Predicted 3D model of a 1703-nucleotide part of an RNA (large-subunit ribosomal RNA, half A) from a Candidatus Omnitrophota bacterium. It was read from a public genome assembly. The organism belongs to Candidatus Omnitrophota, within Bacteria. Rfam family: Bacterial large subunit ribosomal RNA. Rfam links the family to the GO terms ribosome and structural constituent of ribosome.

[in-house]
Context: one part of a larger RNA
RNA sequence: AGCUUAUGAUGGAUGACUUGGUACGGGAAGGCGAUGAAGGACGUGGUAAGCAGCGAUAUGCCUCGGGGAGCCGCAAACAGGCUUUGAUCCGGGGAUCUCCGAAUGGGGCAACCCUCCGCGGGUGAUGCCGCGGAAUCGCGCGCUGAAUAAAUAGGCGCGCGAGGCGACACUGGGAGAAGUGAAACAUCUCAGUAACCCAAGGAAGAGAAAAAGACAUUGAUUCCCCUAGUAGCGGCGAGCGAACGGGGAACAGCCCAAACCUCACACUUUAAGUGUGAGGGGUAGCGGGACCGCGAUGUGGUAUGUUAAGGGAUAGUAGAAUGAGCUGGAAAGCUCUGCCGUAGAAGGUGACAGCCCUGUAUACGAAAUCCCAAGACAGCCUAGCGGUAUCCCAAGUAAUACUGGACACGUGAAACCCAGUAUGAAUCCGGCCUGACCAUAGGCUAAGGCUAAAUACUCUCCCGUGACCGAUAGUGCACAAGUACCGUGAGGGAAAGUUGAAAAGAACCCCUGUAAGGGGAGUGAAAUAGUACCUGAAAUCAUAAGCUUACAAGCGGUGGGAGUCCUAUGACCCCGAGCAAUCGGGGUAAUGGAUGACCGCGUGCCUUUUGGAUAAUGAUCCGGCGAGUUGCUUAGGCGCAGCAAGGUUAAGGCCUACACUUAAAAGGUGGGGCCGCAGCCGUAGCGAAAGCGAGUCCGAAUAGGGCGAUUUAGUUGCGUUUAGCAGACCCGAAUGCCAGGUGAUCUACUCUUGGCCAGCGCGAAGGUUGGGUAAAACCAGCUGGAGGUGCGAACCCGUUAACGUUGAAAAGUUAUGGGAUGAGCUGAGAGUAGGAGUGAAAGGCUAAUCAAACUUGGGUAUUGCUGGUUCUCCCCGAAACGACUUUAGGGUCGGGCUCGCGUAAUAGUUGGCGGAGGUAAAGUACUCGAUGGGCUAGGAGCCCUACCAGGUUUCCGAACCCAACGAAACUCUGAAUGCCGUCAACCGUAUCGCGGGACUUAGAAAGCGAGGGCUAAGCUUCGUUCUCAAAAGGGAAACAGCCCAGACCGUCAGCUUAGGUUCCUAAAUGAUAGCUAAGUGGUAAAGGAUGUGAGGUUGCACAGACAACCAGGAUGUUGGCUUAGAGGCAGCCACCAUUUAAAGAGUGCGUAACAGCUCACUGGUCGAGUGAUCUCGCGCCGAAGAUAAUCGGAGCUAAGCUAUCUACCGAAGCUACGGAUUUGUCCUGCCUUCGGGCGGGGCAAGUGGUAGGGGAGCGUUCUGUUGUAGUGUGAAGGGCGACCGUGAGGACGCCUGGACGAAUCAGAAGCGAUUAUGCCGGAAUAAGUAGCGCAAAAACACGUGAAAAACGUGUUCGCCGUAAGCCUAAGGUUUCCUGGGGAAGGUUAAUCCACCCAGGGUUAGUCGAUCCUAAGCCGAGGCCGAAAGGCGUAGGUGAUGGACAAUCUGUUUAAUAUUCAGAUACCGCUCAUUACGCGUUAUCAACCUUGGAGCGACGCAGUAGGUGGAGUCAUCGGCCGGUUGGAUGUGGCCGUCUAAGCCUGUAGGUCUUAACCGACUAAGGGGUGAAUGGGAGCCUUGUCUACGGACAGGGCGAACUGACUCGAAGCCACACUGCCGAGAAAAACCUCUUGGGUGAGUUUGAUGAGCGAUCGUACCGCAAACCGACACAGGUAGGCGAGGAGAGUAUCCUCAGGCGCUC
Repeated sequence: AGCUUAUGAUGGAUGACUUGGUACGGGAAGGCGAUGAAGGACGUGGUAAGCAGCGAUAUGCCUCGGGGAGCCGCAAACAGGCUUUGAUCCGGGGAUCUCCGAAUGGGGCAACCCUCCGCGGGUGAUGCCGCGGAAUCGCGCGCUGAAUAAAUAGGCGCGCGAGGCGACACUGGGAGAAGUGAAACAUCUCAGUAACCCAAGGAAGAGAAAAAGACAUUGAUUCCCCUAGUAGCGGCGAGCGAACGGGGAACAGCCCAAACCUCACACUUUAAGUGUGAGGGGUAGCGGGACCGCGAUGUGGUAUGUUAAGGGAUAGUAGAAUGAGCUGGAAAGCUCUGCCGUAGAAGGUGACAGCCCUGUAUACGAAAUCCCAAGACAGCCUAGCGGUAUCCCAAGUAAUACUGGACACGUGAAACCCAGUAUGAAUCCGGCCUGACCAUAGGCUAAGGCUAAAUACUCUCCCGUGACCGAUAGUGCACAAGUACCGUGAGGGAAAGUUGAAAAGAACCCCUGUAAGGGGAGUGAAAUAGUACCUGAAAUCAUAAGCUUACAAGCGGUGGGAGUCCUAUGACCCCGAGCAAUCGGGGUAAUGGAUGACCGCGUGCCUUUUGGAUAAUGAUCCGGCGAGUUGCUUAGGCGCAGCAAGGUUAAGGCCUACACUUAAAAGGUGGGGCCGCAGCCGUAGCGAAAGCGAGUCCGAAUAGGGCGAUUUAGUUGCGUUUAGCAGACCCGAAUGCCAGGUGAUCUACUCUUGGCCAGCGCGAAGGUUGGGUAAAACCAGCUGGAGGUGCGAACCCGUUAACGUUGAAAAGUUAUGGGAUGAGCUGAGAGUAGGAGUGAAAGGCUAAUCAAACUUGGGUAUUGCUGGUUCUCCCCGAAACGACUUUAGGGUCGGGCUCGCGUAAUAGUUGGCGGAGGUAAAGUACUCGAUGGGCUAGGAGCCCUACCAGGUUUCCGAACCCAACGAAACUCUGAAUGCCGUCAACCGUAUCGCGGGACUUAGAAAGCGAGGGCUAAGCUUCGUUCUCAAAAGGGAAACAGCCCAGACCGUCAGCUUAGGUUCCUAAAUGAUAGCUAAGUGGUAAAGGAUGUGAGGUUGCACAGACAACCAGGAUGUUGGCUUAGAGGCAGCCACCAUUUAAAGAGUGCGUAACAGCUCACUGGUCGAGUGAUCUCGCGCCGAAGAUAAUCGGAGCUAAGCUAUCUACCGAAGCUACGGAUUUGUCCUGCCUUCGGGCGGGGCAAGUGGUAGGGGAGCGUUCUGUUGUAGUGUGAAGGGCGACCGUGAGGACGCCUGGACGAAUCAGAAGCGAUUAUGCCGGAAUAAGUAGCGCAAAAACACGUGAAAAACGUGUUCGCCGUAAGCCUAAGGUUUCCUGGGGAAGGUUAAUCCACCCAGGGUUAGUCGAUCCUAAGCCGAGGCCGAAAGGCGUAGGUGAUGGACAAUCUGUUUAAUAUUCAGAUACCGCUCAUUACGCGUUAUCAACCUUGGAGCGACGCAGUAGGUGGAGUCAUCGGCCGGUUGGAUGUGGCCGUCUAAGCCUGUAGGUCUUAACCGACUAAGGGGUGAAUGGGAGCCUUGUCUACGGACAGGGCGAACUGACUCGAAGCCACACUGCCGAGAAAAACCUCUUGGGUGAGUUUGAUGAGCGAUCGUACCGCAAACCGACACAGGUAGGCGAGGAGAGUAUCCUCAGGCGCUC
């Protein structure tokens, strides 16, 4: 370290439970609100954070009822109370009810601010407090009243009403999409759907025929079932889809306008005319009414109001009946024994209770409020007959034209209905309709209105039910859930249940830090039930034991197995009990269990594929969840059942002695029964139809033919399967489409109002002086200070590089860089937005999102695409092809599979016989191509030639002839195989037909035949066969497709195939005869070679060959030419002759050329063979790669090759034996509804399998059986075990557990998971690894403490110092201070903290808000718009601006201070007193208000001047001087300060002026404030001490002066100069008084006495407290910002001050 076992830890599955959900049924209710709602904010308790309750009368008040002993909510505890004088509690009625919210006095950033009027309280008076009133719109009434006479608009007052919310429901209306479907898409569809808007009600809407229909009729509307998926509509596609009529539910009808009559008023043309109002009259289609005549006085109804018997709702009351024993912690269990029952529903009680408790059946009950209501009263409505001259019967209407909409109906032949625009009737002898239109006929009576029920829905209340869920389920929420949390916002949105019967919640002891945690003790039935608590699985971790492991090799298993250890659900034996069955105890033996060296074989799973170990996909592991469902019957099939020429009901109704609900005899629901015959299917067909009918149609037909009949089975229900429509098996899109909203805190641009830019350069115009000119121009000096000017900080940006890249940071750091007075940067407040904004334009930006934001909805969009799709066994078993396809990875039909039914000698194989055919081959007769020769027309060349002609051959050459050829698109020929037919044999339905269900239409390799290609490809396209696919086994080393062979299971049996037999490795070191020498075997070509074996042909050879050795190899001659030379041998020509045994005018080497060596050739020696060539077998070279790297290896001379032979091995093949199962067949048993079902046995043939078809089973949850059996003597669940079954699975035993719960037979499903980059949770691995967030830095001592690198104190050291210091806005919201704590947070520890707990802390007339207005926003009236709403006047609101009264110091605090205290001031208001003035009834003092005028009131750049904050230096004062070199001096250190206000009125500026003067303004200065305060330091007391010191209290207290060397960006002051881009408003304030109001006293000054409310105020604030998810190297407006050096706010070093950055 591995396996196993045991015990634990972790974790929270499983089981059990349920307080919560969910779906329905019945009843109720269907609204609340200006009498202030819904919903909230804030309060309210003795202690009180949350929820719940309540409202300053606040955990409650009053009253009427109920009730009867305890109570002060969830929710403990302490403290304190209430209650039989009736509490708490329940119900009816009432009171109170802060603030916000329609919100309503005005405003506003909801829960806040500010007013006016009246009344009241308080004060001397103001301030202050309480109560009530004050919004807008509409309607009505009244008063008043412009331009403008009357009138109207308008104004004012009073009264009534409205507003908003609620349910994502139902209803009507306005306006109205898109994804989608059509396999694209535009008409069409989705769909008048979704979302939006308006309005209403408990229902809404519709509704009493200008109807429907068809020649018959019906008689308002609504809803249901049929009609019917019919008639129709429709790119006649996808789809859409009536009505008539029939059956039911429920039923209900009415009122006006007009004619006419009467009255009143007005007008008038005086006519009883017109108009208006009121009353009467009147309401219809066999037309009615008016009008005229006649007649009837009472019938019926009611939808209105009041009342009311009675009933109901909102609290309640009574309510029967058991005890004992046993087990147990507990009895309700068991046993025994009773009882009640109009009550055996249910819940609770220590396990399961009719009789213990609450209840239940039953019977009762209301002071008060509400609901229903028989009836009564009142009101209201209601009738006849006849006549007809005249009158009336709904007008910008009907209709017409055009354009739209809606009707099932898409413009169509398109009626009917509705609307817009334009035209525009009639009055009963009228008008409309009847699907264009006309005629006829019929129906109806428009242009006014009301109307219950039957129908739809459920936020809510009550009751009940469930083959609904049971904590990953059921609502998102069983729990302080729309919470925590995320987001600017709209919006999104969790997790989280269980101790026990009872807290009896562990006294006490011990370890430890008075921790955390644990060990004892104790409680309890149980503590392994200990507040991380029922059960407590798995992953994972630990400990202990058994076996194994340190020279060995891998899909981790499987088969065998040495050894070690162990002992049993079976067997046997013994003992005991028992009548027996059997039970209990003990023992024996491995055949059983654990482990296992070693050996054989062996490349995971899933998906997708022709093909996967693949280096293609997916999965870290475990647990839970997770996918073919449901509806419609719409259609087909199959099975079962009922009835059958018939079958069946639908909606609905009735009954019910059944069950439930209910107060109920009402009603309802479910079940059952009976109706309901409307309808549907079938029983008859044919025809386009009329129609006829066992026939009919075509036809002249009796012909003929087509389709039928002759041959009849359907129909309804249930189950199942498939299809259709629905999300339709599940998950998944995109930068997808549409609708409604939310966003400009980011960013773009704009508007308003503010702010910022150190320092140093260059030196434009202009000016001036000089020169110059006739005058100009021009030139120079000085001055001047322009500029989208230069350098360069802050600031803004982001050039380059590196780093960073699971960062410090979701864009930064460091270094470097660009702009830096401008088209600059920036703050605050606003505006513009989604096909829209904004854009110096990059498709940039619009909240880390942009070629169309975000969010919710349509919505489960759609996806021909990918992935996933869950238990078992049995039978059969494909395809990757044809046709068509905007089709090619998808489909439809056919083919191939399966299941069922039916049927005929149907299919198949072999053989015989008979056929058709034009391939292979062959051939060249045809066609085409093509070689040589012959012959030769013709041509070309040459000769000749004036021309015509002619000649000639070295050329080309048609046709023809000869020879020899080629062909997929040649054939005078022509097979094999295949195909067709027939006969026979074999086989035995394998064929064919009909019907249900599929899948498949990506194929691959190999052999053969071909095309393409290169007679390339593991290429591609066909044909054909076979295998793989979907096939395991053996062989080929390994190796889907090759060879052999098709696995039902078992066997320690046998025989063989392919292939093998030396070893690895089963079987021959087999036999015979040869070959090979190359490790050929155990890669390869052209080509090459005295390799070797066999065979043939042909030379030479005993007259001596071949080879070797010895010798010769000569002469003319150095042949000639050439050449410098060329002598056999550079080259050219020739290549003769002689001597010889033989010897070339020379085969090679060689020389400058010769020479020299040698060869050919000859002789000798030797003595038998020796050459050439052809064919065949086996070898050799040719032959270069990356592992020693290979024949599979070792190795082999056979263990290689050839031929022959024998034996053996060898597979899941075959055989043998046993077993299972399917099909067929035979025999047989039982049951039967007579269809069949369930078995037993024999025989025969089968049983590989992906997609797929068919069949049979297992298990889970729930229901009935079931109040079951069983169960505290122990259920479910969990753990373990060696048992059973072919399998899914099932028993039994022990342990745990502590309350449930089977089997059987049926039924219903949220019914079965190793895989979806699945979802949720838990646990691993990496790994004790990366990291611990700027490189400003720490060290020591002491303290505290359990513990100190980090806390406290001290001493050193280091860092910042235009900050890393100080103030302040925004933002945050208690983080501030003190005491305590240390679980968690803090990137480590922590005694510490911005953490946790508790307590404390923010003090204002003067600071800010409050006042005023800007952009903008809201907006009475008004204008516009489908609606919602948009714009906007008056008016209001709104700072970033304007206006506006206070300063210093500190005894000050732990924490506040311009707020407290001391001192000194100022502002407003009230009253009193006093002084002056004015006035007293108005041509008016004074005040208030309105209006007018002034002022407020404004840019940028630049220069100069004044001033003096601050600093520096000096002066002055105090203190110090121990040591080392110097040092009492020119030493060192510290300090040297003091406001507002008031008085004074300066420099300067402005106006005015010729100039002064003057007036106004105005920094600063001086005086005063004030020796007030401060003040270094000294003295003293106390506390603490680490002895260094620190803190606190008291007292005393010096100097307090001058200078300019420097000097502001502040102030004078936008003052001046210059420039062009020409630079807010209002209030406050000053002044005048036209208008309005009040009005007898009052203005102003002085003095005195009073008043001055409300809100903010802590703390952080370049940051650990804000924005960035963090204690984050980022971002964040404004002010102050010291010294030395320096131009400087650069840079370096330092003050004050702050830090050393949490390992």